[in-house]
Context: one part of a larger RNA
RNA sequence: GACGAACGCUGGCGGCGUGCUUAACACAUGCAAGUCGAACGGGUGCUCAGUUGGAAAGCUUUCGGGCAGGAAGAUUGAGUUACUAGUGGCGGACGGGUGAGUAACACGUGAGUAACCUACCCUGGAGAGGGGAAUAACAACGAGAAAUCGUUGCUAAUACCGCAUAAGACCACAGUAUCGCAUGGUACAGGGGUCAAAGAUUUAUCGCUCUAGGAUGGACUCGCGUCCCAUUAGCUAGUUGGUGAGGUAACGGCUUACCAAGGCGACGAUGGGUAGCCGAGCUGAGAGGCUGAUCGGCCACACUGGGACUGAGACACGGCCCAGACUCCUACGGGAGGCAGCAGUGGGGAAUAUUGGGCAAUGGGCGCAAGCCUGACCCAGCAACGCCGCGUGAAGGAAGAAGGCUAUAUGGUUGUAAACUUCUGUUAUAAGGGACGAUAAUGACGGUACCUUAUGAGGAAGCCCCGGCUAACUACGUGCCAGCAGCCGCGGUAAUACGUAGGGGGCGAGCGUUGUCC
Numbered sequence: 001g002a003c004g005a006a007c008g009c010u011g012g013c014g015g016c017g018u019g020c021u022u023a024a025c026a027c028a029u030g031c032a033a034g035u036c037g038a039a040c041g042g043g044u045g046c047u048c049a050g051u052u053g054g055a056a057a058g059c060u061u062u063c064g065g066g067c068a069g070g071a072a073g074a075u076u077g078a079g080u081u082a083c084u085a086g087u088g089g090c091g092g093a094c095g096g097g098u099g100a101g102u103a104a105c106a107c108g109u110g111a112g113u114a115a116c117c118u119a120c121c122c123u124g125g126a127g128a129g130g131g132g133a134a135u136a137a138c139a140a141c142g143a144g145a146a147a148u149c150g151u152u153g154c155u156a157a158u159a160c161c162g163c164a165u166a167a168g169a170c171c172a173c174a175g176u177a178u179c180g181c182a183u184g185g186u187a188c189a190g191g192g193g194u195c196a197a198a199g200a201u202u203u204a205u206c207g208c209u210c211u212a213g214g215a216u217g218g219a220c221u222c223g224c225g226u227c228c229c230a231u232u233a234g235c236u237a238g239u240u241g242g243u244g245a246g247g248u249a250a251c252g253g254c255u256u257a258c259c260a261a262g263g264c265g266a267c268g269a270u271g272g273g274u275a276g277c278c279g280a281g282c283u284g285a286g287a288g289g290c291u292g293a294u295c296g297g298c299c300a301c302a303c304u305g306g307g308a309c310u311g312a313g314a315c316a317c318g319g320c321c322c323a324g325a326c327u328c329c330u331a332c333g334g335g336a337g338g339c340a341g342c343a344g345u346g347g348g349g350a351a352u353a354u355u356g357g358g359c360a361a362u363g364g365g366c367g368c369a370a371g372c373c374u375g376a377c378c379c380a381g382c383a384a385c386g387c388c389g390c391g392u393g394a395a396g397g398a399a400g401a402a403g404g405c406u407a408u409a410u411g412g413u414u415g416u417a418a419a420c421u422u423c424u425g426u427u428a429u430a431a432g433g434g435a436c437g438a439u440a441a442u443g444a445c446g447g448u449a450c451c452u453u454a455u456g457a458g459g460a461a462g463c464c465c466c467g468g469c470u471a472a473c474u475a476c477g478u479g480c481c482a483g484c485a486g487c488c489g490c491g492g493u494a495a496u497a498c499g500u501a502g503g504g505g506g507c508g509a510g511c512g513u514u515g516u517c518c
Base pairs, nucleotide, nucleotide: 001517002516003515005514006513007512008511009510012390013389014388015387016386017385018383019382020348025346026345027344029343030342031341034090035089036088039087040086042084043083044082046079047078048077049076050075051074052073058067059066060065097301098300099299107225108224109223110222111221112220113219116218117217121214122213123212124211125210126209127208129163131161132160138153139152140151141150142149143148169194170193171192173190175188176187177186178185179184199206200205227273228272229271234264235263236262239261240260241259242258243257244256245255246254276298277297278296279295280291281290282289283288303324304323305322306321307320326337327336328335329334354380356379357378358377362376363374364373365372366371393423394422395421396420403414404413405412406411427459428455429454430453431452432451433450437445462507463506464505465504466503467488468487469486473502474501475500476499477498483490484489
């Protein structure tokens, strides 16, 4: 000098930041990923019409009733708009959290892929013909405490499956030209074989299929760099290489069968310990040293371990399956769960916040759109945790009140300090006005910031130190006691070093102490 700090004393305001460094300990509760009815069939609701139905008021009565009237309800059809459980599409692989693991192509940097993939988006070319079989929802029946499930029957689609058409797409075959960086690449042409499609609508459009290129994102390979221990010296059988086969988007012992016996190592293999890496941050004249909070990039993880499915993309935080520990429900047969998302709780700890508001802005998902969702985000709340700014008044006022302290005391000092006089209004309080952020409408923040007026010095100063280092000294108390202390060292009767007081010095809404780094 610095800090994600803590502790002690103290504490007025504002702006901008920051806030579980420990138990990757366990979690009550709420919210954090949905959306599309312009893909589809149903269901519910509303309106209209038809059929059925027949209530109340009314007329009449010989009190038994009759006439007239048409509501509720049931059912059928149509329409409309609204809602939606289900099928289907897209998104749940982003965004958000954490740093356990990892000494590694994980990261950084520079190259390579003649060994690769890429939904949505952009650009170009070509196309969308004609059929089929199901299934959820639903209905009936049934099982179960529940979670949920079974059987039978019906139905739709942009769900699923053949057929047609196909190319400069893909596959194998054979050819020419040309280029290169080993395998090879590119261009042109040949005859074979294989593979597509879906509609919706407000008629504006939005979609669908194949293919080429781009963009974006990813995958893999390599050079170099990347902590400590040699009181770790040898390590290795899929191990190192080859052939065949399999697998992958793709190369590869990636996997497998066979063959060979290799491969790494004092230029530190192997083993052990520690650790996410970087941009950066702190310090320093620099070289360097230390750190890796917030913000940004990459990686890894999601109760612990393992596995795959779906998909353009995952071996998937709020998906699935298995095993384990733990918690909960149970009718004991069986089930449910995963805050290292935002709040919040217990625990641990020296220590770290609200179970807040809003989608107004920015951004994201879905949708033609209207819009819906969004604890991302924008805000507010708490905390002097940090940085910065402001204030706690200004001018005048005595050879100088009182009080305190004190060496010759009618002195000195506190000290222009106070009182007192004249002002000011930063701030504060009250009232009125009132934004930018929104370039149509839409403002959580917020009646906030800011402006005007009024009031009135009123509400706002402490902490540490005073032997030397090191700025700042006396009195009393104590008497090697009580105590101080960063180092040297103070204290045993005149202590500027302990305690108190007066005075002084430093910093100031802070000041000291402790810890850590330079």
This is a predicted structure of a 518-nucleotide part of an RNA (small-subunit ribosomal RNA, 5' domain) from an uncultured bacterium. Rfam family: Bacterial small subunit ribosomal RNA. The coordinates come from a structure-prediction model, not an experiment, and the mean pLDDT is 83. The full RNA is in RNAcentral, with records from ENA.